A computed fold for a 351-nucleotide RNA from a Chloroflexota bacterium, annotated as Bacterial RNase P class A. It is recorded under the gene name rnpB. RNAcentral holds the sequence, with entries from ENA.
RNA sequence: CAAGCAGGCCGGGCAAUCGCGGGCGGCUCUUGCCGUCUGAGGAAAGUCCGAGCUCCAUAGGGCAGGAUGCUGGAUAACACCCAGUGGGGGCGACCCCAGGACAGUGCCACAGAAACAUACCGCCGGCUUUCGGGCCGGUAAGGGUGAAAUGGCGAGGUAAGAGCUCACCGGCAGCCGGGUGACCGGCUGGCCGCGGUAAACCCCAUCCGGAGCAAGACCGAACAGGGGCGGGUGGCCCGCCUGUGCCCCGGGUUGGUCGCUGGAGGCGGCCGGCAACGACCGUCCUAGAGAAAUGAUUGCCGCCUCGCUUCGGCGAGGGCACAGAACUCGGCUUACAGGCCUGCUUGGCAC
Numbered sequence: 001c002a003a004g005c006a007g008g009c010c011g012g013g014c015a016a017u018c019g020c021g022g023g024c025g026g027c028u029c030u031u032g033c034c035g036u037c038u039g040a041g042g043a044a045a046g047u048c049c050g051a052g053c054u055c056c057a058u059a060g061g062g063c064a065g066g067a068u069g070c071u072g073g074a075u076a077a078c079a080c081c082c083a084g085u086g087g088g089g090g091c092g093a094c095c096c097c098a099g100g101a102c103a104g105u106g107c108c109a110c111a112g113a114a115a116c117a118u119a120c121c122g123c124c125g126g127c128u129u130u131c132g133g134g135c136c137g138g139u140a141a142g143g144g145u146g147a148a149a150u151g152g153c154g155a156g157g158u159a160a161g162a163g164c165u166c167a168c169c170g171g172c173a174g175c176c177g178g179g180u181g182a183c184c185g186g187c188u189g190g191c192c193g194c195g196g197u198a199a200a201c202c203c204c205a206u207c208c209g210g211a212g213c214a215a216g217a218c219c220g221a222a223c224a225g226g227g228g229c230g231g232g233u234g235g236c237c238c239g240c241c242u243g244u245g246c247c248c249c250g251g252g253u254u255g256g257u258c259g260c261u262g263g264a265g266g267c268g269g270c271c272g273g274c275a276a277c278g279a280c281c282g283u284c285c286u287a288g289a290g291a292a293a294u295g296a297u298u299g300c301c302g303c304c305u306c307g308c309u310u311c312g313g314c315g316a317g318g319g320c321a322c323a324g325a326a327c328u329c330g331g332c333u334u335a336c337a338g339g340c341c342u343g344c345u346u347g348g349c350a351c
Stems, first nucleotide, its partner, number of pairs: 001347010012301007020039008041322001045333002048331005053212004065208005070084004085098005099203002104201002106197003120143002122139007151169002154166003170192002172189007216258004225249004230242004265284005271278002302320001303318006
């Protein structure tokens, strides 16, 4: 200097004038005036997870259903986060994946001899021949088909071959050692008996009551009941009386207040921990609208683009991305003009 990897931050500032919402204080005593403080995000978006909170249900258990899925930790909790283990990709910094196919069932089209099994070509041996070939037996190392052909590679051995034997590697089984654990290491063994697929059915482990701020609480106001089930009377039916607990049809109130912002809160210090995170101490209060406020104008900067340049800078243009709280919080995902910072990797050059 170039190309990358991981993480973090800004995305406007200051002043004046005018206009809005809220808190506090004063005046006015009646809805106004004055002063002061404050007022939309990193994603407020998506509504994908988890909770706080509210209401309902609940004796316990089972079935069904749903969610998660390597191990440990952190957290209010989570599918997020931290650390680790195994596998894969990359020169690397780093990134991605993750229960079980030996419980059972299903599927793997076509091609191919054969895909819960095998011999098309080939190789070897025997018999035969009209010399083109035919028949029988052995074989799965070579070739073909396919996404995939059943341990891999090399040597020995064999009629030709084959874990048939041996060394190395892979899987599996048994034993020993290390680790909280996922797993790792070592020894023995020829056991090699067939692969893939579980966001296919399924099995295993753990967890799970439902609904949601349009939850819910209070005040005010208004209206219209009808039918059915049920109960009483009755030997039965019809009838009569009653009832609003349940179901169906229909009508009225669409008003106001609260919930609604002091929190699993922010910032700083210090301690524990590899870290996520947690304890302690100090300090701060940073929207609560109600059809929806948080704005407009001007000036000076900041930033970007273009042109010029004596490299000090000058001139012109551009309001300059994604975008707008509605109970709140921890995450994930998506969008984003322009700019900044930190650490690390690879390559080139120079000292």

Model confidence (mean pLDDT): 76 of 100.